[in-house]
Context: one part of a larger RNA
């Protein structure tokens, strides 16, 4: 000098754009953050012009594995980059083929009943695109090549939307490898499923992934193992560069969801707002037993130098469901708060010498503050008040918003501070103090004439900011 997710002190007019718990991955009151489909199904309620319409608890389908948060863990194929083969992929696209025939249940509901509650139990009835047989079978699977095995669901007012099998694509995901990826040797040896093989199991798939048997290997001074620290990257800051530091916001990947473990469902999870077990904590209880998980958005307590509203809207973009109308969406779009940063604008312009008054200094003559003020002549950006009023979105729909913008009225009217002045370093005098009080980044000032302390006048610098502290180059 530059930079910052900054903080603190003094001060503070406006706008645009951005940013805003870096600390306790501490604990959380309350509300909201994932639903949707009646064009799968029975049933019920309300309305009825008896045609039907609307609503929905339940069964069923799809979604809830996305989106959003955080960085605890992780020194690792985690990430980055370049490759690879032994894989799966709902919805979507294309092509081929099919959608035949039967069956038994069950929730809802009704009745009885247990419990404080959470939630159940028994009996009976019923539907389906829920569930289960039989048939059929290609470019599917297995195969000893003879053969064997395997599917479906309907809805509807026409149209159409669905369902099943197979192949290919697209998208997404899993796996493997080369290279790169912090510090410590005051960590030198580490390893027994360990290293390899055979066989089997397991997986969507390769593989000690797992098991049995066999062999005795494997890693290491080019740093194994251990310890400490840490999410990685695109990037960001600085620098002429080389480099150094860093990883907030935005984007990609990874990991986590009170702590530890486990699987279920599913195309996909070992699942933040799902389940089970254990633990800590909190709450309810009729003491028998139950309920919970903000590292989602707001918000509270606590911690801290320190970081915002328990706001509006689905209008736009995007997502889920639905044929659609539409519903949901604290994603998102907006508004609120904060000089936290960057950028822009303003706090007036011209003229004005009795060089006024006052202040300060003085050699007492004067000098300086100073064209500064007053006065005169103008202007109205920004602000204030009143009116008009968009684009964003169109078939229709505007939260923002009566916002931006435009017009009119008003009057210089409402708007300047902070730090410094011994040298480095731009800027000097007087008074007070008297090694005191104090200053200080370094050198150093102060013990009676202090340009260095405190105040005043004057001056220098930056300016809605200015200084200080911290951190990086």
């Nucleotide at each position: 000098g530059a930079a910052c997710g900054a903080a603190c002190g003094c001060u503070g007019g406006c706008g645009g754009c951005a940013g805003g718990c870096c600390u306790a991955a501490c604990a959380c009151a309350u509300g909201c953050a994932a639903g949707u489909c009646g064009a799968a199904c029975g049933a019920g309620a309300u309305c009825u012009u008896c045609g039907g319409a609307u609503c929905u608890a339940g069964u069923g389908g799809c979604g809830c594995a996305c989106g959003g948060g955080u960085g605890a863990g992780u020194a690792a194929c985690g990430c980055g980059u370049a490759g690879g083969a032994a894989u799966c992929u709902a919805c979507c696209u294309a092509u081929c083929a099919g959608u035949c025939u039967g069956g038994g249940a069950u929730a809802a509901c009704a009745g009885u009943u247990g419990g404080a509650a959470a939630c159940g139990a028994c009996u009976g009835c019923u539907a389906a695109u829920a569930c289960c047989g039989g048939a059929u079978a290609u470019u599917c699977c297995c195969c000893c090549c003879g053969g064997g095995g395997g599917a479906a669901a309907g809805a509807u007012u026409u149209a159409u939307c669905g369902c099943u099998g197979a192949u290919a694509g697209a998208u997404g995901a899993g796996c493997c490898u080369g290279c790169g990826u912090u510090a410590g040797a005051u960590u030198a040896g580490c390893u027994u499923g360990u290293u390899g093989g055979u066989a089997a199991g397991g997986u969507a798939a390769u593989g000690g992934c797992u098991u049995a048997c066999c062999a005795a290997g494997g890693c290491u001074a080019c740093g194994a193992u251990c310890u400490a620290u840490a999410g990685c990257u695109g990037g960001u800051c600085u620098g002429a560069g080389a480099g150094g530091a860093u990883g907030a916001u935005c984007a990609g990947c990874c990991a986590c969801a009170c702590u530890g473990g486990g699987a279920c469902u599913g195309a996909g999870a070992c699942a933040c707002g799902g389940c089970c077990c254990a633990g800590a904590c909190u709450c309810c209880u009729a003491c028998g037993g139950g309920a919970g998980g903000c590292a989602g958005c707001a918000g509270u307590g606590g911690g801290g130098a320190a970081u915002a509203u328990u706001g509006g809207g689905c209008a736009a973009u995007g997502g889920g469901c639905g044929c659609a109308a539409g519903c949901c969406u604290g994603a998102c779009c907006c508004a609120g708060c904060c000089a936290u940063g960057c950028c822009g604008c303003g706090u007036g312009a011209g003229u004005g010498a009795u060089g006024a008054c006052g202040g300060c200094c003085u050699u007492a003559g004067g000098g300086u503050u100073g064209u500064a003020a007053a006065g005169c002549u103008c202007u109205u950006u920004c602000g204030a008040u009143g009116g008009u009023g968009a684009a964003g979105a169109u078939g229709a729909u505007g939260a923002c918003c009566g916002u931006a913008a435009c017009c009119a009225u008003u009057a210089a009217a409402g708007a300047a501070g902070c730090c410094c002045c011994g040298g480095c370093u731009a800027a000097c005098u007087u008074c007070g103090u008297g090694c005191c009080a104090g200053c200080a980044g370094c050198c150093g000032c102060g013990g009676u004439a202090a340009u260095a302390c405190g105040a005043a006048g004057g001056g220098g610098g930056c300016u809605a900011g200015c200084g200080u502290u911290g951190u990086u180059c």